Annotation
A computed fold for a 348-nucleotide part of an RNA from a metagenome, annotated as small-subunit ribosomal RNA, central domain. Its Rfam family is "Bacterial small subunit ribosomal RNA". The full RNA is in RNAcentral, with records from SILVA.

Context: one part of a larger RNA
RNA sequence: CUGGGCGUAAAGGGCGCGUAGGCGGUCUUGUAAGUUAGGCGUAAAAGCCCUGGGCUUAACCUAGGAAUAGCGUUUGAUACUGCAAGACUAGAGUAUGGGAGAGGCGAAUGGAAUUUCCAGUGUAGAGGUGAAAUUCGUAGAUAUUGGAAAGAACACCAGAGGCGAAGGCGGUUCGCUGGACCAUUACUGACGCUAAGGCGCGAAAGCGUGGGGAGCAAACAGGAUUAGAUACCCUGGUAGUCCACGCUGUAAACGAUGAGUGCUAGACGUUGGGAGAUUUAUCUUCUGGUGUCGCAGCUAACGCAUUAAGCACUCCGCCUGGGGAGUACGGUCGCAAGAUUAAAACUC
Numbered sequence: 001c002u003g004g005g006c007g008u009a010a011a012g013g014g015c016g017c018g019u020a021g022g023c024g025g026u027c028u029u030g031u032a033a034g035u036u037a038g039g040c041g042u043a044a045a046a047g048c049c050c051u052g053g054g055c056u057u058a059a060c061c062u063a064g065g066a067a068u069a070g071c072g073u074u075u076g077a078u079a080c081u082g083c084a085a086g087a088c089u090a091g092a093g094u095a096u097g098g099g100a101g102a103g104g105c106g107a108a109u110g111g112a113a114u115u116u117c118c119a120g121u122g123u124a125g126a127g128g129u130g131a132a133a134u135u136c137g138u139a140g141a142u143a144u145u146g147g148a149a150a151g152a153a154c155a156c157c158a159g160a161g162g163c164g165a166a167g168g169c170g171g172u173u174c175g176c177u178g179g180a181c182c183a184u185u186a187c188u189g190a191c192g193c194u195a196a197g198g199c200g201c202g203a204a205a206g207c208g209u210g211g212g213g214a215g216c217a218a219a220c221a222g223g224a225u226u227a228g229a230u231a232c233c234c235u236g237g238u239a240g241u242c243c244a245c246g247c248u249g250u251a252a253a254c255g256a257u258g259a260g261u262g263c264u265a266g267a268c269g270u271u272g273g274g275a276g277a278u279u280u281a282u283c284u285u286c287u288g289g290u291g292u293c294g295c296a297g298c299u300a301a302c303g304c305a306u307u308a309a310g311c312a313c314u315c316c317g318c319c320u321g322g323g324g325a326g327u328a329c330g331g332u333c334g335c336a337a338g339a340u341u342a343a344a345a346c347u348c
Stems, first nucleotide, its partner, number of pairs: 004319003007302002012316001014201004021194003025088007033081002035077008049065006091191001092188003095184004103177007110154001114150008125136002162169002206247006215241002220236004258315006266293013297304002321348003330341004
């Protein structure tokens, strides 16, 4: 390179925006670059192929012929692609009117619980476990009543429910703000799809500076258990968890399933919107999402099955035996931790 693949065997980039590039709806006209037909030129000799000739034959040598992709040039063809011009509305977008939502950011605010402190009542235990002990308590604990403070998280509602590109998002109110959906079919007229580089977002842990610190809790200490117990259990407990700003850029970042478009039986739920009917709380139907089952088809099987892993097309990413190794070296990024790009020897 050709070929074959990527749910679970190796393999979908964590997710988006978008540059180059690749690909691109319907109709008409032109052009003739790609495409296609013919002619001409070139396409060294040798070789291959054909017909002869020479060595006793063959290999070998030799004469002639034929053939040749490509390139150049010329005359035509015009279905498809390109290019130019014009037109269209089914893709895409805009407008108008609606309703749904833990979508995002900021500010304010609420109650329950927990812990601590103060005061009252009250007395000998409390706590914890499989059982105990460490621990707390006569300097008055635990329990209970009243008061105060602080930080973090938001029971019920809550749903296989909703929203978001993904990460993710859940008390309440207000402000600012993104997206999707439905209806009308008024407007623009291919404005589209994908996306190498690039830019941005990106759980938790971790890092820097400054705050905060109730509960929980790596590390650590002690008590148990045990042959041992650097664990599981218990009592404590610091980073951290929280906030602001900055960094890190990784996860089983998972649907282990890239994005887009079209086509291909159904059934039953649920959620948003519309239309219609009627017995007014139900039914029918259109449409967007989200689930369960299931036909054809696919699959090594499991299973997938209009939310495809089916049938096709376009574009991107990635794979090519196991170990060595997602390592070394070098580059880039980072304060560091490290991240990213990424081998080979050797070995089976």